[in-house]
Order: sequence, then C1' cells, then structure tokens
RNA sequence: GCUGGCAUAGCUCAGCUGGUAGAGCAACUGACUUGUAAUCAGUAGGUCGUGGGUUCGAAGCCUACUGCCAGCA
Repeated sequence: GCUGGCAUAGCUCAGCUGGUAGAGCAACUGACUUGUAAUCAGUAGGUCGUGGGUUCGAAGCCUACUGCCAGCA
C1' cells in the first nucleotide's frame, strides 16, 4: 500500500426485511439476616466510534474519516 472483519450501558454481547434501543454481569435502593454473603423485589445508566448523504423515519443502507484485529504484498 491492498482486502476483509469489528466499534451499541461500567464489562461481555443481542438487536429479524429501516419503524418505541435490550439481556446477563456489575452499580444503587429496599426486603430478608445479629451482621456479611446468598436470595427476592425494584431503580438508574445510551447523541448506537466521528462527520456527511438517502429516507416520512437510520444502530441497520451509501460515503469519508478514526481506532482495533486478521490476511496479502
């Protein structure tokens, strides 16, 4: 230099043919307990890597860029 893949909650990851952004773990609150842990109930946490485009509507399509990984040279 060329090609491909990945980027979504603190972490690991879902998200169907474009139509209200989710799960587990972690965190917090409450119940339970002499207390902690465990268990149970609940709460909060997101500009979906960045900019632009298409569309009534984009996490998902198009485009440029950034970071990481792999292959080729």

Model confidence (mean pLDDT): 80 of 100. Transfer RNA from Clostridium kluyveri DSM 555, 73 nucleotides, folded computationally. The source organism's lineage runs through Bacteria, Bacillati, Clostridia, Clostridium and Clostridium kluyveri. The sequence is in RNAcentral, with records from Rfam. It matches the Rfam family "tRNA". About the family: Transfer RNA (tRNA) molecules are approximately 80 nucleotides in length. By type it is a transfer RNA.